[in-house]
Context: one part of a larger RNA
RNA sequence: UGACGGGGGUCCGCACAAGCGGUGGAGCAUGUGGUUUAAUUCGAUGAUACGCGAGGAACCUUACCUGGGCUAGAAUGUAGUCUGACCGUGGGUGAAAGCUCACUUUGUAGCAAUACACAGAUUAUAAGGUGCUGCAUGGCUGUCGUCAGCUCGUGUCGUGAGAUGUUGGGUUAAGUCCCGCAACGAGCGCAACCCUUAUUGCCAGUUGCCAUCAUUUAGUUGGGCACUCUGGCGAAACCGCCCCGGAUAACGGGGAGGAAGGUGGGGAUGACGUCAAGUCCUCAUGGCCUUUAUGUCCAGGGCUACACACGUGCUACAAUGGUUGGUACAAACCGUCGCAAACCCGCGAGGGGGAGCUAAUCGGAAAAAGCCAAUCCCAGUCCGGAUUGGAGUCUGCAACUCGACUCCAUGAAGCUGGAAUCGCUAGUAAUCGCAGAUCAGCACGCUGCGGUGAUACGUUCCCGGGCCUUGCACA
Numbered sequence: 001u002g003a004c005g006g007g008g009g010u011c012c013g014c015a016c017a018a019g020c021g022g023u024g025g026a027g028c029a030u031g032u033g034g035u036u037u038a039a040u041u042c043g044a045u046g047a048u049a050c051g052c053g054a055g056g057a058a059c060c061u062u063a064c065c066u067g068g069g070c071u072a073g074a075a076u077g078u079a080g081u082c083u084g085a086c087c088g089u090g091g092g093u094g095a096a097a098g099c100u101c102a103c104u105u106u107g108u109a110g111c112a113a114u115a116c117a118c119a120g121a122u123u124a125u126a127a128g129g130u131g132c133u134g135c136a137u138g139g140c141u142g143u144c145g146u147c148a149g150c151u152c153g154u155g156u157c158g159u160g161a162g163a164u165g166u167u168g169g170g171u172u173a174a175g176u177c178c179c180g181c182a183a184c185g186a187g188c189g190c191a192a193c194c195c196u197u198a199u200u201g202c203c204a205g206u207u208g209c210c211a212u213c214a215u216u217u218a219g220u221u222g223g224g225c226a227c228u229c230u231g232g233c234g235a236a237a238c239c240g241c242c243c244c245g246g247a248u249a250a251c252g253g254g255g256a257g258g259a260a261g262g263u264g265g266g267g268a269u270g271a272c273g274u275c276a277a278g279u280c281c282u283c284a285u286g287g288c289c290u291u292u293a294u295g296u297c298c299a300g301g302g303c304u305a306c307a308c309a310c311g312u313g314c315u316a317c318a319a320u321g322g323u324u325g326g327u328a329c330a331a332a333c334c335g336u337c338g339c340a341a342a343c344c345c346g347c348g349a350g351g352g353g354g355a356g357c358u359a360a361u362c363g364g365a366a367a368a369a370g371c372c373a374a375u376c377c378c379a380g381u382c383c384g385g386a387u388u389g390g391a392g393u394c395u396g397c398a399a400c401u402c403g404a405c406u407c408c409a410u411g412a413a414g415c416u417g418g419a420a421u422c423g424c425u426a427g428u429a430a431u432c433g434c435a436g437a438u439c440a441g442c443a444c445g446c447u448g449c450g451g452u453g454a455u456a457c458g459u460u461c462c463c464g465g466g467c468c469u470u471g472c473a474c475a
Stems, first nucleotide, its partner, number of pairs: 001475002004471002007469007015459002019424005026315008034306002042053002064301007077125008088103006107116003128290002131288003137284002139279003142275001144273001149188006155164003168179003194267004199235007208225003213222002238261001241255005317417001321376007333364003338357002343352003383414001388409007430452007
């Protein structure tokens, strides 16, 4: 100087408290451990692994296993030489990849030699490796933590390691700012500048909108651009104004005005460093290993196994509910290899059909919870839907291993969950649906979007963190 203390002081955080809703019990989905297996490819393992890499394993993917092929190779560069085709069609063999036979066939310029292009063969150089090492590395990432810290120059003090500044008194979300001070300044962080949301002026008015006028089944049409909305440029918030407190400061409390008030809400943004944290399987890369195999092609299988254990979720256990009928209101997003309306068929998944749309025009599209009626009457039930049998639909060469969905039948556990444990402070929790990426098909996951919409207002304690101080047998 740090680190540490079941030392002290002080401050903060859904840290606790006050609450709301969960997990832990059930069934299922999914990931992991374990076990099994020819293989169940590999990585991730307290917080910071476990719906994680994987934003989508039937084949492919695929790295694993079994079996069958190839060996300058599956892709590719450069240079030399040779050929004129390559492609395609048909046959044999084979599970396929492949191997093999036959047929067919001749780019451009130039009279031509030839040149150029392309393809094949061959030679040389050279390949390939999801093999190992993340403890050789780059890059990227997690975490402490969006915590308020981390440092430097000069000066001064100390023999020196170092200190000072950065401590102190206040204050702040903040090393934020003020005052003081052997310090004076500066840098990386904080904040601001960026995006979005909340109000509004101007400009613009179609594909958007409809107050007035006319008209219609319908903003449909004439008309209009007021309003809504869209999207470009602006305005607006700064403790600016008033009162009080404070050291006359920084700042704090209250009030006015205002769409918004004290960082308005949300996002992006992550200092010096820590964990030899993670990743050699994104990529790049040193070294090592491999080269008729640890490379590569193919068929089938596996990654989907199942006495069990754990994590994360979904659905429930019902009446604030189930069922049936009617009816209302979103936002964001996607669509030509596509979205697909009307209409017809089917109980349904779906099929036929094909208008319109490269989209403020057409379509996906029905929002759901809600509201209004009817019914059920507290039951393992008209709760709950697992499991199983049968019949189907769709995608796709192909749904057996191993897809999703529909219909009929079946109707398991489950009556609110022990010890323990998690999330959350406002348009939040809870609850309700919608869309997108990936994607032929496959979503209870993920990422976004809106609808309805609560409880609490303190710092004694637990946990973590910042600053000061103290002890120390640690470095």

A computed fold for a 475-nucleotide part of an RNA from an uncultured bacterium, annotated as small-subunit ribosomal RNA, 3' major domain. The prediction has a mean pLDDT of 82.